[in-house]
Annotation: Model confidence (mean pLDDT): 81 of 100. A computed fold for a 1529-nucleotide RNA from an uncultured prokaryote, annotated as small-subunit ribosomal RNA. Rfam family: Bacterial small subunit ribosomal RNA. Rfam links the family to the GO terms ribosome and structural constituent of ribosome.
RNA sequence: AGAGUUUGAUCCUGGCUCAGAAUGAACGCUGGCGGCGUGCUUAACACAUGCAAGUCGAACGAGAACGAGAUUGCUUGCAAUCUUUAGUAGAGUGGCGCACGGGUGAGUAACACGUAGAUAAUCUACCUUCAAGCCAGGGAUAACUAUUCGAAAGGAUAGCUAAUACCUGAUAAAGUUGAUCAACAUAAGUUGAUUAAUGAAAGGUUGCCUCUUCUUGAAAGCAAUUGUUUGGAGAUGAGUCUGCGGACCAUUAGUUUGUUGGUGGGGGGUAAAAGCCUACCAAGACUACGAUGGUUAGCUGGUCUGAGAGGAUGAUCAGCCACACUGGAACUGACACACGGUCCAGACUCCUACGGGAGGCAGCAGUGAGGAAUUUUGCGCAAUGGGGGAAACCCUGACGCAGCAACGCCGUGUGAGUGAAGAAGGCUUUCGGGUCGUAAAGCUCUGUCAAGUGGGAAAAAAUGCCUCCGAUGAAUAGUCGGAGGAGUUGAUGGUACCACUAGAGGAAGCACCGGCUAACUCCGUGCCAGCAGCCGCGGUAAUACGGAGGGUGCGAGCGUUGUUCGGAAUUAUUGGGCGUAAAGAGCGUGUAGGCGGUUUGGUAAGUCAGAUGUGAAAGCCCUGGGCUCAACCCAGGAAGUGCAUUUGAAACUACCUUACUUGAGUAUGGGAGAGGAGAGUGGAAUUCCCAGUGUAGAGGUGAAAUUCGUAGAUAUUGGGAGGAACACCCGUGGCGAAGGCGACUCUCUGGACCAAUACUGACGCUGAGACGCGAAAGCGUGGGGAGCAAACAGGAUUAGAUACCCUGGUAGUCCACGCCGUAAACGAUGAGAACUAGGUGUAGCGGGUAUUGACCCCUGCUGUGCCGGAGCUAACGCGUUAAGUUCUCCGCCUGGGGAGUACGACCGCAAGGUUGAAACUCAAAGGAAUUGACGGGGGCCCGCACAAGCGGUGGAGCAGGUGGUUUAAUUCGAUGCAACGCGAAGAACCUUACCAUCCCUUGAGACAUCCUGGGAAUAUUUUCGAAAGAUUUUAGUGCCCUUCGGGGAACCCAGUGACAGGUGCUGCAUGGCUGUCGUCAGCUCGUGUCGUGAGAUGUUCGGUUAAGUCCGGCAACGAGCGCAACCCCUAUCUUCAGUUGCCAUCAUUUAGUUGGGAACUCUGAAGAUACUGCCCCGGUUAACGGGGAGGAAGGUGGGGAUGACGUCAAGUCCUCAUGGCCCUUAUGUCCAGGGCUACACACGUGCUACAAUGGUAUGUACAGAGGGUAGCGAACUCGCGAGAGUAAGCCAAUCCCUUAAAGCAUAUCUCAGUUCGGAUUGGAGUCUGCAACUCGACUCCAUGAAGUUGGAAUCGCUAGUAAUCGCGGAUCAGCAUGCCGCGGUGAAUACGUUCCCGGGCCUUGUACACACCGCCCGUCACACCACGAGAGUUGAUUGUACCAGAAGUUGUUGGGCUAACCCUUCGGGGAGGCAGGCACCUAAGGUAUGGUUGAUAAUUAGGGUGAAGUAAGUCGUAACAAGGUAACC
Repeated sequence: AGAGUUUGAUCCUGGCUCAGAAUGAACGCUGGCGGCGUGCUUAACACAUGCAAGUCGAACGAGAACGAGAUUGCUUGCAAUCUUUAGUAGAGUGGCGCACGGGUGAGUAACACGUAGAUAAUCUACCUUCAAGCCAGGGAUAACUAUUCGAAAGGAUAGCUAAUACCUGAUAAAGUUGAUCAACAUAAGUUGAUUAAUGAAAGGUUGCCUCUUCUUGAAAGCAAUUGUUUGGAGAUGAGUCUGCGGACCAUUAGUUUGUUGGUGGGGGGUAAAAGCCUACCAAGACUACGAUGGUUAGCUGGUCUGAGAGGAUGAUCAGCCACACUGGAACUGACACACGGUCCAGACUCCUACGGGAGGCAGCAGUGAGGAAUUUUGCGCAAUGGGGGAAACCCUGACGCAGCAACGCCGUGUGAGUGAAGAAGGCUUUCGGGUCGUAAAGCUCUGUCAAGUGGGAAAAAAUGCCUCCGAUGAAUAGUCGGAGGAGUUGAUGGUACCACUAGAGGAAGCACCGGCUAACUCCGUGCCAGCAGCCGCGGUAAUACGGAGGGUGCGAGCGUUGUUCGGAAUUAUUGGGCGUAAAGAGCGUGUAGGCGGUUUGGUAAGUCAGAUGUGAAAGCCCUGGGCUCAACCCAGGAAGUGCAUUUGAAACUACCUUACUUGAGUAUGGGAGAGGAGAGUGGAAUUCCCAGUGUAGAGGUGAAAUUCGUAGAUAUUGGGAGGAACACCCGUGGCGAAGGCGACUCUCUGGACCAAUACUGACGCUGAGACGCGAAAGCGUGGGGAGCAAACAGGAUUAGAUACCCUGGUAGUCCACGCCGUAAACGAUGAGAACUAGGUGUAGCGGGUAUUGACCCCUGCUGUGCCGGAGCUAACGCGUUAAGUUCUCCGCCUGGGGAGUACGACCGCAAGGUUGAAACUCAAAGGAAUUGACGGGGGCCCGCACAAGCGGUGGAGCAGGUGGUUUAAUUCGAUGCAACGCGAAGAACCUUACCAUCCCUUGAGACAUCCUGGGAAUAUUUUCGAAAGAUUUUAGUGCCCUUCGGGGAACCCAGUGACAGGUGCUGCAUGGCUGUCGUCAGCUCGUGUCGUGAGAUGUUCGGUUAAGUCCGGCAACGAGCGCAACCCCUAUCUUCAGUUGCCAUCAUUUAGUUGGGAACUCUGAAGAUACUGCCCCGGUUAACGGGGAGGAAGGUGGGGAUGACGUCAAGUCCUCAUGGCCCUUAUGUCCAGGGCUACACACGUGCUACAAUGGUAUGUACAGAGGGUAGCGAACUCGCGAGAGUAAGCCAAUCCCUUAAAGCAUAUCUCAGUUCGGAUUGGAGUCUGCAACUCGACUCCAUGAAGUUGGAAUCGCUAGUAAUCGCGGAUCAGCAUGCCGCGGUGAAUACGUUCCCGGGCCUUGUACACACCGCCCGUCACACCACGAGAGUUGAUUGUACCAGAAGUUGUUGGGCUAACCCUUCGGGGAGGCAGGCACCUAAGGUAUGGUUGAUAAUUAGGGUGAAGUAAGUCGUAACAAGGUAACC
């Protein structure tokens, strides 16, 4: 620090996901040791049991028992008394403490917390210090005793007694209160002085005897100490108040009646200000800078993360707050409205004798419950700290320790060195090897941890005791302070640590290995099982599932899950955006607010600088130190960006003030304009009415029909009515804020612009709320209504057509008034200001030059367009009218869907509008541009593509192929063009792969290799059998080498296992080969250039061509594969050669037969020729085209071979090769028979025909190219013939196949199902072959079917072509209508490119990229999910009104009761107090009625998901191309 994921690819936007760190964690697997930490995040749920707050006898009175001893009654034994236990235990009065410490986070959005202040508005026990004092009295009461109630808890009555308990009096002021005065100073006050009133106490302990009393010694007294009282000061702690700071919701906008203020306080109250409470008066107070309400939450130091700013968090530690079963209340006290106190109410639990009582673990342990989840009912007060005490000491679940838990952090170990035969074994393999791997074993060492034995700290300093010194004191008592000394005290714990013993021994796992992301192979599985954080893997070769081997990472841990921050600049202060990706409000006026021109002086709020205080400790950071290191701990420092106070500065902002004119505005003069409102007027056109002319149609459409018309339409003429809209002018012209505004005239009225001067003097900009305007449609009331026209009706179209088209037609459109308030209200671009190149139009107003004048030209301001530079932008594009560079203010955005929906609120008559979520779901949705593909887009061009022609197919019969059907089998493959006379250039057996049957099984399978043994090979015989085969006989030994023993090669037999074999599967694992687009003209590359990039350019453009062929131009220049040419055949000529070919001349013959010839033909070798080379014209001086000459041939002469990059997962595993899988007494092999030849049917390809351009018969002419020895076979003979017999020649320019046929000539047939046609069938034959039954071809005789030119549709062909005629060859024993070739005869037509099909180039649109056979929308049916409404039902919470009201404070009363003080006549009375009563307040409770919120509900609305759910559900085809009616709002 980034990465993956939208696309065919690209850039951008944008979400989702990952890598990091952290955790009070949990879960899975695993687990050696130690140190330091941490440990109910859930039910503030309920709690058994034990402990967690007591202490003081030096405040006080009283005071046991067990036990021991003694004595007595008494000798047993028991009882009594005394001493001791013991002034002890336990209890009580009293003092102090219990308000600390410990726990928890429910409540609380608050002065609760943090920070800085205030208290001149306050308190403070214990502690320290200063000052003064402690005098004289009194009456009770608990304990205790007695009686008594109760189950208990707990009381009641009577009596006795003490105090540092309680009360009265005296004394005192520096206290308090009131009054007066002075000083100081603040807002209320503070300080001082005078005066009046008021106002306190308690003793204990120890020591001493100088004085007094009794006199041993005590008491008074004295002294010390402690306690106590009053006041001052300090310290500590607390209360109260204030500024500022930190959550969310506006779908919470108004709240409030003690509410806000007053009465120098009318009253009350507090320690203390105050509506804190009460009475009266006033009507205020808070709020958009967010009141009130709701939801959530303890706050902070800090912690986690982050570069930081921030974000999240508030366990442990520390500070503050709140709470203590729930609610309320007070008492005591210095402090509480009190965790282990009281009272009341409630819920719950327990005891009960049913009358009544008891309790509160959110203290430490522990239990149950809840939960994914959190420990021991431990030890000790040794240390630190706390309470009490004079002290010893006691108490202390605070605390110190230990235990449990890998929960976290840190440390450490599980060994080290050497060791290659690279062992065995595993895995893998191309079988060679590789790898685990120096790893192991082996050898040599070490000794941490754990184990055992032994030793063994620090944490402890004290208090108290002793001695000395000092202070106090009369004192050598005593007490206090200091110094010294001896000694006591350890839970942890025999722990840390040290030494020794033995010995590599006891100690390694977890996750991952497709990319992100370090790490790869084999096997199994086969869209199954499964994985997955995202993308995505898995359908037979899975580095992605499961296992294994290997590897990678971390390591006593490793993974997973949850959560937080980060990455995320993905809420953007640092640090984002808004034309098209999400996002500018439809427009204006304007309030608050924000921002604001130049200048003078001042102030100092902001700002800047310095100082002071504070910012607790701990933590973070730095330095140093202590545990062997580290974690951890200790010391010091720094930091803490903050707040407050104070001193200063004065540039900027602000405020006050002084001026200014350039921003803004006003005045004057002009002209422009569909700017607005009202009134009036006008002509054209449509329609209707009346009248005339006139007659059969009109109208409408792609074509029609509905419709109108003989009752007179349409057409046409005249007249009239009525409503609406204003042609031409009209212009990317004008005006307006926008919506919008278009005939003419008048009235009223708003704004902008130009020119020149004058005036005001910042008066400005923006603008949350608010207010106004606001197309069309729609609504209300009343008019109006010609045309047009939703709805509706009819006619068409269509599979349907609730549409598009047509005929009608109502709301509406128009007017007046009032609503509505929205639009793709768009420049998809908020308003204002400034700055930053130009060019060219246009509208308005001005200036200049020139002119007689107008135009033209130059120029200023304002508006409105186009092009364009810099710059910006993801790109497209914008570009002085910015989307550039800046400033100010407002609005808005934060993935797609759900959804602009639901609920709520506001507005509206309604329709609806404004505001505006969530659950759930997806990994994308989207923008711009690129390359393709496609279009019922466009342009150009080509092709037997159409057209023009010729001949066919489709109808018939047959052949052969396919489908289907059948079958034991009808083997398999090929399936639009590009399967179907295709593989198959030839299925009777064989072929043959298929079927049923008989056999074989490493018997060396039918075939190959290796090893061992035997034998040559081979030929031959017997029996059985359909054959294969099984069985059996005889003969016979060869070749090469030899050291003569033998060995080798080939072949046969037997044995042994490795193996053979497979036309079995997968052409979607493959090679090779092939088809197709297409012989179409295309497909690319290097360098350069352009672009962020995919890519573009080149290859586009203008011409031209069969052609990306060539030329010209051009940011391209070149090149490659294709095109063309080079190759072959053919057409002409030349040369050479002349047999088997030829014969002009000379002879000769039946015959080029034979001499001869080398001219010709021909053969076969080498050459030549054609190149737009020449001429004319056109064209850009080009390429090239048109015409012509010459030439055998003319513009690639004709034909062939030749097939670019690629496409179709095209075809072929059955040609061959081959991976994997499968079979191995069978899916292999052999044999005989059958089948591939079936036959209601359908299709494609052909042959033969339907006849006279013909058939038949006779005669007769002319080819080319091939083939031939298991062959072609002449001639001759025989046969009607197929053919047979015999046989010459020929390995072929020699011989044979071999008579070519159509043609020509003559004759006949005469339009008929025929002398056409030949199917079918009967008979007789020939040939091939072991064999023609299934199932061959041919011949002869006989038979003589359909068929009379073929519907829709469709095929081939452009010249030696179509058509027609025959000939040959391959395969082959035989079998061709097929295939491949050959020649003979030999046409017609092409105007042309509108249309159909296919293709090429350019361009355009695109939501397609599996690429239109694409994509994709909605209803409906089904399943699941969340959510809305819903008669209601049921909880929680809260408001208001009322009822009722415990305990308690306060007030009042107090007739009952009453020790202290006073009076007294001693009876009593008074003062004061208490019980009780009453009143206010008030918790729980109740009634009624609202608000908010949750759960649930018959039914119901819409939504989402379902990769391609339901056999790819059903119906259509709305959108994307002009998407077939442009789309959208």